[in-house]
Molecule: transfer RNA
Organism: Pseudomonadota bacterium
RNA sequence: AUCCUUUUCGUCUAAUGGUUAGGACAGUGCCCUUUCAAGGCAUUAACACGAGUUCAAGUCUCGUAAAGGAUA
Numbered sequence: 001a002u003c004c005u006u007u008u009c010g011u012c013u014a015a016u017g018g019u020u021a022g023g024a025c026a027g028u029g030c031c032c033u034u035u036c037a038a039g040g041c042a043u044u045a046a047c048a049c050g051a052g053u054u055c056a057a058g059u060c061u062c063g064u065a066a067a068g069g070a071u072a
Stems, first nucleotide, its partner, number of pairs: 001071007010025004018055001027043005048064005
């Protein structure tokens, strides 16, 4: 320098272009317990950023950023 891949709750991870973006762990509250742990119930929290296509974008296209890889 060119090309390719990835980016989603605090962490990990799912999601044929179409319901309020789901699950696990963690967090918070309540129950249970003499107490703690374990267990049960409820709840908070996310689509890297900016444009475009579309009736509708986490998903498709382009650019930017970050991370990783291949070639030279």